[in-house]
RNA sequence: GAGUUUGAUCCUGGCUCAGGAUGAACGCUAGCGGCAGGCUUAAUACAUGCAAGUCGAGGGGCAGCAGGGGUAGCAAUACCCGCUGGCGACCGGCAAACGGGUGCGGAACACGUACACAACCUUCCUUUAAGUGGGGAAUAGCCCAGAGAAAUUUGGAUUAAUACCCCGUAAAAUUAUGAGAUGGCAUCAUUUUAUAAUUAAAGCUCCGGCGCUUGAAGAUGGGUGUGCGUCUGAUUAGGUAGUUGGUGCGGGUAACGGCCCACCAAGCCAACGAUCAGUAACUGGUGUGAGAGAACGACCAGCCACACUGGGACUGAGACACGGCCCAGACUCCUACGGGAGGCAGCAGUGGGGAAUUUUGGACAAUGGGCGCAAGCCUGAUCCAGCCAUGCCGCGUGUGUGAAGAAGGCCUUCGGGUUGUAAAGCACUUUCGGCCGGAACGAAAUCGCGCGGGUUAAUAGUCCGCGUGGAUGACGGUACCGGAAGAAGAAGCACCGGCUAACUACGUGCCAGCAGCCGCGGUAAUACGUAGGGUGCGAGCGUUAAUCGGAAUUACUGGGCGUAAAGGGUGCGCAGGCGGCGUCGCAAGUCAGGCGUGAAAUCCCCGGGCUUAACCUGGGAACUGCACUUGAAACUACGAUGCUGGAGUAUGGCAGAGGGAGGUGGAAUUCCACGUGUAGCGGUGAAAUGCGUAGAGAUGUGGAGGAACACCGAUGGCGAAGGCAGCCUCCUGGGCCAAUACUGACGCUCAUGCACGAAAGCGUGGGGAGCAAACAGGAUUAGAUACCCUGGUAGUCCACGCCCUAAACGAUGAUGACUAGUUGUUGGAGGAGUUAAAUCCUUUAGUAACGCAGCUAACGCGAGAAGUCAUCCGCCUGGGGAGUACGGUCGCAAGAUUAAAACUCAAAGGAAUUGACGGGGGCCCGCACAAGCGGUGGAUGAUGUGGUUUAAUUCGACGCAACGCGAAAAACCUUACCUACCCUUGACAUGUACGGAACCUCAUAGAGAUGUGAGGGUGCUCGAAAGAGAGCCGUAACACAGGUGCUGCAUGGCUGUCGUCAGCUCGUGUCGUGAGAUGUUGGGUUAAGUCCCGCAACGAGCGCAACCCUUGCCAUUAGUUGCCACAUUCAGUUGAGCACUCUAAUGGGACUGCCGGUGACAAACCGGAGGAAGGUGGGGAUGACGUCAAGUCCUCAUGGCCCUUAUGGGUAGGGCUACACACGUCAUACAAUGGUCGGUACAGAGGGUUGCCAACCCGCGAGGGGGAGCCAAUCCCAGAAAGCCGAUCGUAGUCCGGAUUGGAGUCUGCAACUCGACUCCAUGAAGUCGGAAUCGCUAGUAAUCGCAGAUCAGCAUGCUGCGGUGAAUACGUUCCCGGGCCUUGCACACAC
Repeated sequence: GAGUUUGAUCCUGGCUCAGGAUGAACGCUAGCGGCAGGCUUAAUACAUGCAAGUCGAGGGGCAGCAGGGGUAGCAAUACCCGCUGGCGACCGGCAAACGGGUGCGGAACACGUACACAACCUUCCUUUAAGUGGGGAAUAGCCCAGAGAAAUUUGGAUUAAUACCCCGUAAAAUUAUGAGAUGGCAUCAUUUUAUAAUUAAAGCUCCGGCGCUUGAAGAUGGGUGUGCGUCUGAUUAGGUAGUUGGUGCGGGUAACGGCCCACCAAGCCAACGAUCAGUAACUGGUGUGAGAGAACGACCAGCCACACUGGGACUGAGACACGGCCCAGACUCCUACGGGAGGCAGCAGUGGGGAAUUUUGGACAAUGGGCGCAAGCCUGAUCCAGCCAUGCCGCGUGUGUGAAGAAGGCCUUCGGGUUGUAAAGCACUUUCGGCCGGAACGAAAUCGCGCGGGUUAAUAGUCCGCGUGGAUGACGGUACCGGAAGAAGAAGCACCGGCUAACUACGUGCCAGCAGCCGCGGUAAUACGUAGGGUGCGAGCGUUAAUCGGAAUUACUGGGCGUAAAGGGUGCGCAGGCGGCGUCGCAAGUCAGGCGUGAAAUCCCCGGGCUUAACCUGGGAACUGCACUUGAAACUACGAUGCUGGAGUAUGGCAGAGGGAGGUGGAAUUCCACGUGUAGCGGUGAAAUGCGUAGAGAUGUGGAGGAACACCGAUGGCGAAGGCAGCCUCCUGGGCCAAUACUGACGCUCAUGCACGAAAGCGUGGGGAGCAAACAGGAUUAGAUACCCUGGUAGUCCACGCCCUAAACGAUGAUGACUAGUUGUUGGAGGAGUUAAAUCCUUUAGUAACGCAGCUAACGCGAGAAGUCAUCCGCCUGGGGAGUACGGUCGCAAGAUUAAAACUCAAAGGAAUUGACGGGGGCCCGCACAAGCGGUGGAUGAUGUGGUUUAAUUCGACGCAACGCGAAAAACCUUACCUACCCUUGACAUGUACGGAACCUCAUAGAGAUGUGAGGGUGCUCGAAAGAGAGCCGUAACACAGGUGCUGCAUGGCUGUCGUCAGCUCGUGUCGUGAGAUGUUGGGUUAAGUCCCGCAACGAGCGCAACCCUUGCCAUUAGUUGCCACAUUCAGUUGAGCACUCUAAUGGGACUGCCGGUGACAAACCGGAGGAAGGUGGGGAUGACGUCAAGUCCUCAUGGCCCUUAUGGGUAGGGCUACACACGUCAUACAAUGGUCGGUACAGAGGGUUGCCAACCCGCGAGGGGGAGCCAAUCCCAGAAAGCCGAUCGUAGUCCGGAUUGGAGUCUGCAACUCGACUCCAUGAAGUCGGAAUCGCUAGUAAUCGCAGAUCAGCAUGCUGCGGUGAAUACGUUCCCGGGCCUUGCACACAC
């Protein structure tokens, strides 16, 4: 820096990622070289080999090896001689305490750093001084004899030394006792000196030397002490008896010391963290980081500790000793069971453990070490090699050219794109690897010779330097160089949804799987798997683990605490921290200079060496530290002396429910007694439990008892907080104001501590009126362990003692200072004013409301800060687990306090925004309610749906917004379903080839589709003909057709719905960190975001309205099939005509225009006039942004998937019409406002040639015959019906109602069985107005009456239209439902 909490936003906050780095491991892959690194685990157990020896110039000697000599022998050979080189074992010297390994232990003077030792030692080495005389006794080995399995060991004899012992010499050594000088604060040190005592030596030799003894000094290496620094835990707070100190010239040590001992004293350590527990080797440094830090301590270097575990000492200059000893223990091995042996945390190596870490290699050539005079020997130190991509670094796997943009792959919109100049091809090059050849540096010292110099008497020897000569290489025939051949032998891994560079196809279908976080996958996955392509890195690439960073997410640098996690409930106060003004001093802190140290390596800078780099190397800088020293004196500390401003004291006033104790008052409740009095009281939403005729309640009088204090009363006062209220008295704390005086920093804060601390609760004893947990009863309820009611015990009250917690809140610690104002109020002081007041001004201490700057994530805070500063305390570090468990402390108990972890999530959270929602609020609409009229729900039938059934009962539609819906017509067809029988380029389209005209007729099999046979027939265009072409038919093969198969949650289009509701947005500006807001809110008004006014808004768009159609009035134009005043007729029949009606085209008309009132001088509303019509005149069309993954893949179109002799196509029959049942929508009724019969009147809008069909005739009728007219203002359908005028029926299952059934028919149609409609005769079911519930409608509406049309061969109670007759009611907006605007709450946002 990014991702992730949300619909979006800002903040808080966690989680995660990108970077670096590793002694790594794992997966895939692998050409070469250089330089490094390589058991982090079991300090587990170890087979085998090696890792410490050397000296014969210390010694006695001679086992083995080599040489030589001698004897015997022809020789082979045998025997002898330590004679020579040398040398096993042994005695002796030195080394073995180094080097090498590991990190167990250890929180310590272990390490680091700086000092100290006047409390110390130091082999070998250097320098220097002195010395090295004499003697003796042993012992290993060897030899002999034994024991034992072995390891080993016993006895005897003999022998040497640079082994051992004694004597002598001996001071500048040591010890003791004295004396003097110098220095020091002191113990004392240094030094001079006297006396006494004690202690030395070793020889070898190549004759050059090498040794030995005793001192002194140096160097080196060690030992010891001290300051400072060095992990976590207080859920470890007290620890300690050699403990702390002293005395004993105590013991012991190289040396100080309780290191040890005896005695004496009682100290010592600890909140600046003792003790205890856990963890850990420390450091230079390493990685990271801007730094400060946090993490680590492999390799290299320094120091420490350890060596199977524990303990111990010996030897030695040095050890309490890795490859030494002794003891104990565990383990392993050998054993003849009697005993013995061993210690890889040396180098290799083995087992084991583990994710994991190498060869039982070469050489002492170099460097270094031990021994030796030296040659030299030893050296798993070391130098090299081997294994491992473990890391870092370098190189290569070719270069140029090459478009037909090859083939192949992948994708595709089928055109192409991409892989891709990539390949091939052509021309070059040859690093590395392989082959051949040459070939190093590292090696010059030691040694020999010569010369010069030092030493010396010396030309000797020795040392130094120079010259010269020869020898020495594990690595290694390696690095490096040369040559020939040849592109020849050499590329992978991860990723491609965002973070994060890189996209498509197929497969899969919440499966398989992915995933660091967010998250992908449920049939179109850029997220899984594969492929193509791409991106990144590259001999590597990814993953995992752990670490630093990002993380300012423990904040020293550099955070916070009103609401996000976080102020302790409040005060007092010890330690601690911090602290006013002036002067002087000091120099601890501080600052500056100098000096010492801060090992080397590392890091950094400048050079150098490997072809470069890594790597190696020279120099510098740095090492931010510590110590010493010299200065400075501002600040802090300290000391001294002052000051008054902080703080306090005194004096005088003031207010107050501040606290404690005692007394006292009235009202009210309850109870008791008595009186009056009678039937209820009480209680609730409504009731009941309860009380009451044994007299309640009500009322009157008297009494008892407890608790609380109305009005005043407040937005008020007091108190540290909790908290405090009738009145009076006593005791008592604090505060405020004013003016003076005094003290002189006495102050602030405060861990631990102490005190106080509401309510509830606990203990003991009182008290108990009311109220009231628990409990009981009554209600409510599905239940009601509740809310409501009737009762009622603890408790509430008092005294004493506990408890110690609260949303103990201003969710805001205390103190001090500073920083605009305005208003209210309480207490005080001063002034003005007044007769007194009121009131006003100034000031001070509180307490409230606004508000500038500033702060804040915002909300908000704002002199009473959450502003700007200072000091001190408390607290926080993601959510849950959990304020829980365990432990401790407190408590009688309840419990309080202190306070985790495992595990789990990717969030949890704050403030604000927009919506949606609320049995929140305000305003307003709608047949929403109300007021009415008529229905549904009951009956029968029709129709649709569910369910069931079925071979099939095709499919879709499901709250409103599915259910007389798609379907404006299922007997076949339709038809998609079922059964059976058939077809396979197909019923249909395009292309190819061949043949034939097409076509028509007949016969035959079959249920038909279909099959078989016979006959007829030959056209059109061009051309002379042959032939070609168009069209049609048939055949063949293949591309393909076909699908009412799936997905409406992949889609287009169309539609429904909220809703004809009044809304939905944008530009610019402004406000806000932002989401957003403003505009669109507000005051009015409207059917309306309609209009007006106001306003940080000003404008605009889609909606509203208007424009369109129809209807209502008038005018103009025009009259046939229409109309008709005149004439005429049976008749608009004919004439005349177009005035009227009507028709159909064009205009007019209505705009709140006019008047009055209301309103804000507005918009607008109310009333009125005129008018056919009045405030959108009625009706229709018209449907904003969007919502419902609403409906439709079966109208159509379409992506993807699926079927292809079938899920396609054809045919026949069946089904979609089934039927216990349930629901929706309708029809007809139940009757008299009616039924039936007779007569009679008036429409509108439609349709008609495959048609409507007149007159007339037949039939009771459906209908049949008939045929005129009409392609329609002409003819027909066509009689409208209710209505009106009469008649009849008389309240009945009827002269209501018509279902059902029987019979007989008509019509349509290939065909009415499943399964049509209608007619006639007969039959005459249910039904007497419909439970809960529910629907429509506000006027030409409801209701009621008929008519027409589409579909259609036929079939209408459905649908769409048309006219006739023609009501009732609306007080009103409380309620139900839906909707609009504003506001409020919200833990909702797939949004109740």